[in-house]
RNA sequence: UGAGUAAGUUGGGCAGUCGCGGCAAGGCGCGAGCCUUGGUGAGGAAAGUCCGAGCACCACAGGGCAAGGGUGCCAGAUAACGUCUGGUGGAGGCGACUCUAAGGAUAGUGUAACAGAAAACAACCGCCGGAUUUCCGGUAAGGAUGGAAAGGCGAGGUAAGAGCUCACCGGCGGUAUGGAGACAUACCGGCCGUAUAAACCCCACCCGGUGCAACACCAACAGGAGAGAGAAGCCGGCCCGGCACUUCUCCGACCGGUGGCUAAAGCCGUGCAGCGAUGUGCGGCGUAGAUAGAUGGCUGUCCCAGACAGAACUCGGCUUACAGACUUGCUCACACC
Numbered sequence: 001u002g003a004g005u006a007a008g009u010u011g012g013g014c015a016g017u018c019g020c021g022g023c024a025a026g027g028c029g030c031g032a033g034c035c036u037u038g039g040u041g042a043g044g045a046a047a048g049u050c051c052g053a054g055c056a057c058c059a060c061a062g063g064g065c066a067a068g069g070g071u072g073c074c075a076g077a078u079a080a081c082g083u084c085u086g087g088u089g090g091a092g093g094c095g096a097c098u099c100u101a102a103g104g105a106u107a108g109u110g111u112a113a114c115a116g117a118a119a120a121c122a123a124c125c126g127c128c129g130g131a132u133u134u135c136c137g138g139u140a141a142g143g144a145u146g147g148a149a150a151g152g153c154g155a156g157g158u159a160a161g162a163g164c165u166c167a168c169c170g171g172c173g174g175u176a177u178g179g180a181g182a183c184a185u186a187c188c189g190g191c192c193g194u195a196u197a198a199a200c201c202c203c204a205c206c207c208g209g210u211g212c213a214a215c216a217c218c219a220a221c222a223g224g225a226g227a228g229a230g231a232a233g234c235c236g237g238c239c240c241g242g243c244a245c246u247u248c249u250c251c252g253a254c255c256g257g258u259g260g261c262u263a264a265a266g267c268c269g270u271g272c273a274g275c276g277a278u279g280u281g282c283g284g285c286g287u288a289g290a291u292a293g294a295u296g297g298c299u300g301u302c303c304c305a306g307a308c309a310g311a312a313c314u315c316g317g318c319u320u321a322c323a324g325a326c327u328u329g330c331u332c333a334c335a336c337c
Base pairs, nucleotide, nucleotide: 001333002332003331004330005329006328007327008326009325010324012302013301014300015299016298017297018296020041021040023038024037025036026035027034028033043308047319048318050317051316052315053314054313055211056210057209058208068207069206070205071204072203073087074086075085076084077083088102089100090099091098092097103202104201108200109199110196111195112194124143125142126139127138128137129136130135151169152168154166155165156164170192171191172189173188174187175186176185177184178183215259216258217257218256223251224250225249226248227247230245233243234242235241266285267284268283269282270281271280272279273278
């Protein structure tokens, strides 16, 4: 200098002006409310609503089983997780590094289209032996089909062949050593029948349902129920009884109001422990809360046109979208000293 790799920051700035939603203070008003001033007001994903929690209600004595669903190498982190961290095995890359739903195919069942003799009780061609044109037997070296053909490859061996025997490689099993473990290494045993479980299934572990339009409180009207009393209305008069009126209580519940609602497994800085996720001590901060929904418009200027995108109960993750600018670590190639 070029190419790459990993991680992170930022996400138009400034000024003026006109507006909007909360909050605080002051003023005015009997009150509802109004005015002034001050300060504050979207994101890294606020998104998808895919997981895990808090919280609320419903169900449930408590527990177990079944059904259904989910997770699936090991160890750790965490409130929890399907998330994260560090490892192991596998795959890719010269490398930095990246990817990986990665239990069980010797519990059982199924499937492997077409092609091919055969997709697992393998004989189509070929090879060998016998009989002799056609048949019988042996054989998985070779050919042919296929994504995949009965561990691979070489040598010995044989009628021809074959783990039949041997070396090396791969798998499986056993032993020893190392490791917390997944697993690794060495030695031994010819033990060697493919793939598929994001097919059924088996094994281990986990899971009650619905979501803030949850839910709780206040409460006007219509309407309904109950209770009491009355000198006064109506049922022709009087008594009883009924209706109406009046009073009280309860139910009811408005495009009503309030709470839930933002202090939270919070954020920032720093010390310590840890490889790390993270934990913990100390100090500091006070950071939207609307309800048809505020967070915006215009002007000027700047190396000029600023991407994806808008909170709605909250938090931890995952996934998806994203113009441009910037920072740091590391790797490879070339050149020079």